[in-house]
Context: one part of a larger RNA
RNA sequence: CUAUUGUUAAGGAACUAGGCAAAAUGACCCCGUAACUUCGGGAGAAGGGGUGCCGUAGGGAGUGAAGAUUGAACAAUCGGAGCACAAUACGGCCACAGAAAACAGGCCCAAGCGACUGUUUAGCAAAAACACAGGUCUCUGCUAAAUCGAAAGAUGAAGUAUAGGGGCUGACACCUGCCCGGUGCUGGAAGGUUAAGGGGAGAAGUUACCCCGCACUCAAUUCUGUAUAUAAUUUAAGAAACAAUUUUAAAAAGAAUGAGAUAGAUUGUAUAUGGAAUUGAGUGCGGGGGACGCUUUGAACUUAAGCCCCAGUAAACGGCGGCCGUAACUAUAACGGUCCUAAGGUAGCGAAAUUCCUUGUCGGGUAAGUUCCGACCCGCACGAAAGGUGUAACGAUUUGGGCACUGUCUCAACAAUAGAUCCG
Numbered sequence: 001c002u003a004u005u006g007u008u009a010a011g012g013a014a015c016u017a018g019g020c021a022a023a024a025u026g027a028c029c030c031c032g033u034a035a036c037u038u039c040g041g042g043a044g045a046a047g048g049g050g051u052g053c054c055g056u057a058g059g060g061a062g063u064g065a066a067g068a069u070u071g072a073a074c075a076a077u078c079g080g081a082g083c084a085c086a087a088u089a090c091g092g093c094c095a096c097a098g099a100a101a102a103c104a105g106g107c108c109c110a111a112g113c114g115a116c117u118g119u120u121u122a123g124c125a126a127a128a129a130c131a132c133a134g135g136u137c138u139c140u141g142c143u144a145a146a147u148c149g150a151a152a153g154a155u156g157a158a159g160u161a162u163a164g165g166g167g168c169u170g171a172c173a174c175c176u177g178c179c180c181g182g183u184g185c186u187g188g189a190a191g192g193u194u195a196a197g198g199g200g201a202g203a204a205g206u207u208a209c210c211c212c213g214c215a216c217u218c219a220a221u222u223c224u225g226u227a228u229a230u231a232a233u234u235u236a237a238g239a240a241a242c243a244a245u246u247u248u249a250a251a252a253a254g255a256a257u258g259a260g261a262u263a264g265a266u267u268g269u270a271u272a273u274g275g276a277a278u279u280g281a282g283u284g285c286g287g288g289g290g291a292c293g294c295u296u297u298g299a300a301c302u303u304a305a306g307c308c309c310c311a312g313u314a315a316a317c318g319g320c321g322g323c324c325g326u327a328a329c330u331a332u333a334a335c336g337g338u339c340c341u342a343a344g345g346u347a348g349c350g351a352a353a354u355u356c357c358u359u360g361u362c363g364g365g366u367a368a369g370u371u372c373c374g375a376c377c378c379g380c381a382c383g384a385a386a387g388g389u390g391u392a393a394c395g396a397u398u399u400g401g402g403c404a405c406u407g408u409c410u411c412a413a414c415a416a417u418a419g420a421u422c423c424g
Stems, first nucleotide, its partner, number of pairs: 001419008010410002014408001019405001027051005036041001038171001052093006060085001062083002067078004094098001106403007113395002118130002134169007146155003172390004177320003182317002184313005191308003197302002202297005209289027321339005348382001349379001360376005
């Protein structure tokens, strides 16, 4: 120094957010006991006194032996010994102290909140929160409503409107005002609107078929190109080219005629192969029209609840105004005017667990009081079952004050025990 204890001069809450903690009170008997009250309480209110041991006297209640009487008997009626207990009065004795140790309410005043006992955040909140008996609204006629469950089924309930579910409020007392325009709920059904379904006026698409255009294929007819063959006609050249035949042994003749040959041109015919046109048929593509059927779409008309609409309902969700003027001092406004609204906050309470300004103002309590109590009312922004206002009793509740008491403090000291630390 730390922890747990003990004691303390004088003071006694000056400590502190706050008497937190500690101290004090404490048992039994007697006396005595206020406001208030729902008459039960409050109340152990508060506040006082007594308590050991010895002796004497007094007489209380309890238990009830012996014995007596009666009786057929069980037994009943008397009787009071003994035992143990409590209380009272007087006298005496000892101690600082007699409930001799330990265990064992502190109390009062005023206010808020919640009526109360109870319940709650297992592990930071026990409360003013929840619940509660009571009140009220609403749903539910039984295969009840409601709830759980795809369903079967179950709970409700082996209940039946004095029952069961849900919402709000929260004992008790006095009360609970106005508004149904909005939202919700309940009821109504004339009209408007309104789904699917029914209904099909029509519309669109597709298509058998028809028409037109283009392309291709085939066939027929006509025209035409090219090639070949052949026939006829005709032209030019010159012996270059050319065949047969004959003679000769190497050349010539035939053999120079154009009858003919070669080349060209024209025409006809035949064959082959192209092209064009027309007509017909087929195929393909494109365009137009288009019945029935099918598909898609679809007007009128018909049609429920709902909504619109009409009412009711606020202990349903909710809501409950502004401006201006006015009285013979001043101030204020009982009074009047006006605008708006569904209606404009009633009773009660009010700087409040609600009041910003605000430590409002006044009074009380204190030497001194942002808290507290009582009033006032200018309620920023109380208000009537998200209940309003009270209220005896109750509360490990919150706030303020007081008595007692104390090391909480002025202001700290000493001691004990156990640690830490240091030395050995």
Model confidence (mean pLDDT): 80 of 100. This is a predicted structure of a 424-nucleotide part of an RNA (large-subunit ribosomal RNA, domain IV) from a bioreactor metagenome. The full RNA is in RNAcentral, with records from SILVA. It matches the Rfam family "Bacterial large subunit ribosomal RNA". Gene Ontology terms of the family: ribosome and structural constituent of ribosome.